[in-house]
This is a predicted structure of an 86-nucleotide RNA (c-di-GMP-I riboswitch aptamer) from Clostridiales bacterium PH28_bin88.
The organism belongs to Eubacteriales, within Bacteria.
Of the family's consensus pairs, 95% are formed in the model.
The coordinates come from a structure-prediction model, not an experiment, and the mean pLDDT is 84.
RNA sequence: CCACAUAACGGGCAAACCCGCCGAAAGGCGGGGGCGCAAAGCCAUGGGUCUACAGCCAUUCAGGCCACGAUUGCCAGGUUGCCGGU
Numbered sequence: 001c002c003a004c005a006u007a008a009c010g011g012g013c014a015a016a017c018c019c020g021c022c023g024a025a026a027g028g029c030g031g032g033g034g035c036g037c038a039a040a041g042c043c044a045u046g047g048g049u050c051u052a053c054a055g056c057c058a059u060u061c062a063g064g065c066c067a068c069g070a071u072u073g074c075c076a077g078g079u080u081g082c083c084g085g086u
Stems, first nucleotide, its partner, number of pairs: 005086002012037002017032006035073001041079003045076003048071003055065003
């Protein structure tokens, strides 16, 4: 110096839930709150999953199909970062 595993110090992020706002919804943003996370930082590129306004089909039922939407705390990939004891 590099790789893998991992400890400590300093820290970081922030699930469910609640309140407010945005959205057709999924969900997102802000505040509170901590389930957890060594990338639970960033990217929607591949896969998966969620929603279905609009559109199409059907129409006895209020149903079926569908991302241009969402999810990076579903997986993979890319990319950036902290520590440096064993």